This is a predicted complex of two RNAs, RNase P RNA and transfer RNA, with 445 nucleotides together.
The coordinates come from a structure-prediction model, not an experiment, and the mean pLDDT is 80.
């Protein structure tokens, strides 16, 4: 220097003013009333993906969610976690000269499927070929029939049932034998474990496919913040259909229940009322420890959106970056521009996607040079 | 916000591992004196995208992108 992998961050700072929406405190008002409004001060207000809803979990209800079938998910191993399909290590097998990247139970349970070609597509299988034996045919090489053997060779095909190389044989074939590969079974040995290594036996050679049923292990009730509770105003305990309900597909089981309970029409309203649920939490920063690491503990500090047809915007200065220019020695000036992707809707842990610019670290592999 | 469902030619739409059925519209044509109905022949292009699974993907399994539907007060 040049090609490359892979890991992490940022993704504008400060401040003025003007709006918007929460909150706290003070004054005033409004409504029967649950409660809301207004005015002034002081604080406060988007993101690494708040987003896709793809997973998981907390909270709520349905029973304190209880068996059992079916139904889903999940797939080396160990380990993290509240839990996960997430994460970290590690084994294994493909790819890549390499840093690294992609995959991951069973197909030697059992069913099924394998189009077209092609003779055969799975306890195989003669179309060529090759090899016996018979018969016609030819003077003869021979070459035609029929019968059997034969998978070493061709050709087809994504995939033809180990390779190579002697014997052997009518040709041949693991038929047999030596070596290689591989499986399968026993033993030691090291490993928590997936496996890994050595030795021995058996001619065993055994197609893919499980993101085809299935087997096997292991998880799973359902349904959602529009769940759900609790407060007013109002109104018609009116009507029709239908049923046992408790939102699970089926059975049992247990609780309530026929002045019941479900749609539906129809009725009420400031009426998509109002207030809790709601944001303090598996938080979030900073040290110190323990583990390769995910991650766990101790200490100490902070409190940082809570709207509910849904606010976080403009707009000025400065500083910071970026790009043009002009003078050119470091650099001065000065002119634009601050852009991507999007934007909270109970919350949290993940994973996927989307992203304009940009920082910062580890590591390959080539060539040069010292 | 949540939870569901679906996308095949220009419309409708069947097919759900083996190379995309059928109707309507379209074009041409046979009938007519012109036309419409019938009738006959036809076209090209099409499985939303991109990726994996597998010899092969509309299909199966993952992402995304675009659609439509349900669920909000009291009694």
């Nucleotide at each position: 220097u040049g090609a490359g992998c892979u890991g992490g961050c940022c993704g504008g700072g400060c401040g003025g003013u003007c709006g918007c929406c929460g909150g706290c405190g003070c004054c005033g008002c409004a409504g029967c009333g649950a409660u809301g409004c207004g005015g002034c001060g002081c604080g406060g207000g988007a993101g690494g993906a708040a987003a896709g809803u793809c997973c998981g979990g907390a909270c709520u209800c349905c029973a304190a969610a209880g068996g059992g079938c079916a139904g889903g998910g999940u797939g080396g191993c160990c380990g993290c976690u509240a839990a996960c399909g997430g994460c970290g290590g590690c084994c294994c097998g493909c790819c890549g000269c390499g840093a690294g990247g992609c995959g991951g139970g069973g197909a030697a349970a059992g069913u099924g499927c394998c189009a077209c070609a092609g003779a055969a597509a799975a306890c195989a299988g003669a179309c060529c070929g090759c090899c016996g034996c018979g018969g016609c045919c030819g003077c003869g090489a021979g070459g035609c029939c029929a019968c059997g053997g034969u998978a070493a060779g061709g050709g087809u095909g994504a995939a033809a049932c180990g390779g190579u190389g002697a014997g052997g044989u009518a040709a041949g074939a693991g038929c047999u034998c030596a070596c290689c590969a591989g499986a399968u079974c026993c033993g030691c040995c090291g490993g928590u474990g997936a496996c890994g290594g050595c030795g021995g036996a058996u001619g065993c050679u055994a197609g893919g496919u499980a993101a085809a049923c299935c087997c096997c292990a292991c998880c799973u009730g359902g349904a959602g913040c529009a769940a759900g509770a609790c407060c007013g105003a109002a109104u018609a305990g009116g009507g029709a259909g239908g049923c046992g309900g408790a939102c699970g597909g089926c059975c049992c089981g247990u609780c309530c229940g026929a002045u019941g309970c479900c749609u539906c029409c129809g009725g009420g309203u400031u009426a998509c009322g109002g207030u809790c649920g709601c944001u303090c939490g598996a938080g979030c920063c900073g040290c110190c420890g323990g583990g390769c690491a995910a991650c766990c503990g101790g200490c100490g500090g902070c409190c940082u959106a809570g709207a509910g047809g849904a606010a976080u915007g403009a707009u000025c200065g400065c500083c910071g970056g970026g790009u043009c220019g002009u003078c050119a020695c470091c650099g001065a000036c000065g002119g634009c521009c601050u852009g991507a992707c999007a934007a909270a809707a109970u919350c949290c842990g993940g994973c996927u996607u989307a992203c304009a610019g940009g920082c910062c670290g580890g590591c390959u592999c080539a060539a040069g040079c010292u | 916000g949540g939870c569901g469902c679906g996308g095949u030619a220009c419309c409708c739409a069947a097919g759900c591992g083996g190379u995309a059925a059928g109707g309507g519209a379209g074009a041409g044509g046979u009938c007519u004196g012109c036309a419409a109905a019938a009738c006959c022949u036809u076209c090209a292009u099409g499985c939303g995208u991109g990726g994996g699974u597998u010899c092969g993907a509309u299909u199966c399994c993952c992402a995304c992108c675009c659609g439509c539907g349900c669920c909000u007060c009291c009694a």

Rfam match: Bacterial RNase P class A. Gene Ontology terms of the family: ribonuclease P activity, dimeric ribonuclease P complex and tRNA processing.